[in-house]
Glycine riboswitch aptamer from uncultured Stackebrandtia sp., 85 nucleotides, folded computationally.
RNA sequence: AUGUGGGAGAGUUCGUUGCGUUAUGCGCGGCGACGCCGAAGGAGCAACUCCUCCCCGAAAACCUCUCAGGCCACAAGGACCGCAU
Numbered sequence: 001a002u003g004u005g006g007g008a009g010a011g012u013u014c015g016u017u018g019c020g021u022u023a024u025g026c027g028c029g030g031c032g033a034c035g036c037c038g039a040a041g042g043a044g045c046a047a048c049u050c051c052u053c054c055c056c057g058a059a060a061a062c063c064u065c066u067c068a069g070g071c072c073a074c075a076a077g078g079a080c081c082g083c084a085u
Base pairs, nucleotide, nucleotide: 001085002084003083004082005081006080011034013033014032015031016030017029018028019027020026021025035071036070037069041067042065043064044063049057
């Protein structure tokens, strides 16, 4: 790196609209609003390090921020871990 298995978190809340349905209801989709999640990606920082000293430089994450992405379930994605090559 490839294949394969496992793999979390957070609203189907409100409004509006289209379709389906006998139906005021229900289901699915679109748009908008507010709220929420962090384990793709992105951004930020410590010690150590460099140096006579200072300045500068460099400097991780599952930590922090949430731009992106995601939030019924399913699907997709998914850091990370196992196995095989």
Rfam family: Glycine riboswitch aptamer. Rfam links the family to the GO term glycine biosynthetic process. About the family: This family represents the bacterial glycine riboswitch.